[in-house]
RNA sequence: AGGGGCGUAGCUCAGUUGGUAGAGCGGCGGAUUCCAAAUCCGUAGGUCCAGGGUUCGAGUCCUUGUGCCCCUGCCA
Repeated sequence: AGGGGCGUAGCUCAGUUGGUAGAGCGGCGGAUUCCAAAUCCGUAGGUCCAGGGUUCGAGUCCUUGUGCCCCUGCCA
């Protein structure tokens, strides 16, 4: 320098043909227990990496940037 992948909840990750965001773990409250663990019930938590565009509607499509990872190449 060229190419590809990834970025979504505190963590690990889903998200179909564009239709308005979820799971597990963790947190909080409760049940149970002498207390706790385990188990069960409930609950909170999101600028979907950033800017722009398309669209009635974007996590999803287009574009620019950016962070991380991988592959290829390179100095005339």